This is a predicted structure of a 97-nucleotide RNA (THF (Tetrahydrofolate) riboswitch aptamer) from Alkalibacterium sp. MB6. Its mean pLDDT, the model's own confidence on a scale to 100, is 77. It matches the Rfam family "THF (Tetrahydrofolate) riboswitch aptamer". From the family's description: Tetrahydrofolate (THF) riboswitch was first reported for Ames et al. as an RNA motif in 5' untranslated (5'-UTR)regions of folate transport and biosynthesis genes in Firmicutes genomes. Rfam 15.1 lists 747 matches to the family in 747 species. Taxonomically the source falls in Alkalibacterium (Bacteria, Bacillota, Bacilli, Carnobacteriaceae).

[in-house]
RNA sequence: AAAAGAGUAAGGGGAAAACGUUAAGUGCCGGAUGGAUGGGAUGUUGCCUUCGGACGAAAAAACGUCGGUUUUGCGAUUUUUCCCUGCAUCCGCUUAA
Numbered sequence: 001a002a003a004a005g006a007g008u009a010a011g012g013g014g015a016a017a018a019c020g021u022u023a024a025g026u027g028c029c030g031g032a033u034g035g036a037u038g039g040g041a042u043g044u045u046g047c048c049u050u051c052g053g054a055c056g057a058a059a060a061a062a063c064g065u066c067g068g069u070u071u072u073g074c075g076a077u078u079u080u081u082c083c084c085u086g087c088a089u090c091c092g093c094u095u096a097a
Base pairs, nucleotide, nucleotide: 003095004094005093010085011084012083013082014081015080016079017078018077019075020074021073028053029052030051031050032049034048035047039091040090041089042088043087059072060071061070062069063068
C1' cells in the first nucleotide's frame, strides 16, 4: 500500500424506576426557522425545536381516619440501563510491528 474492523444520530427487544388514567403525553396532517448528528470535512437518512389543524384512550379490585392509599391493568407515555441493528465520499483510528 491493499484488505478487514470499530465508532454517530436513531430504531427494535429485555429489565428497572417514574408519569398519566380528573388525559398530559404519544401518534397523524400542514407550515416555519433553527439545532445536534462516527474523531475531522462535505452531505444524506432519520432525530429534536416551534406554530396551526384534525382525531383521540381502560379501567377494576381491596383498604380507609373519607384527605386518600395499595394492588392488578391500560397508554404508539417518559427516563435509565443491557443486548441487537445502525453513515455515503475522502481523511483519521484499530488490526500494525